[in-house]
Molecule: c-di-GMP-I riboswitch aptamer
Organism: Desulfogranum marinum
RNA sequence: UAUAAAAAAAGCCAAACUUGUCGCGAGGCAAGGACGGAAUACCACGGGUCUUUUUAAGAUAGCCGAGUUGCCUAU
Numbered sequence: 001u002a003u004a005a006a007a008a009a010a011g012c013c014a015a016a017c018u019u020g021u022c023g024c025g026a027g028g029c030a031a032g033g034a035c036g037g038a039a040u041a042c043c044a045c046g047g048g049u050c051u052u053u054u055u056a057a058g059a060u061a062g063c064c065g066a067g068u069u070g071c072c073u074a075u
Base pairs, nucleotide, nucleotide: 002075003074004073012037013036017032018031019030020029021028022027035062041068042067045065046064047063048060049059050058051057052056
């Protein structure tokens, strides 16, 4: 570097729910929590879904794909 796998180990992330806070809202952020996760890391480019003061602005990366990066093990 490429391919394969997710058995074991280490560390990492953190669904539901609760509290606080921001937002019209979908939702975001922080703390608790622990269902899950090698891409459940990053990225709104394509599709999907959702929101609103609705046709043009938003939300969602833990819905799928593209792109970028990446831990352990084996070859």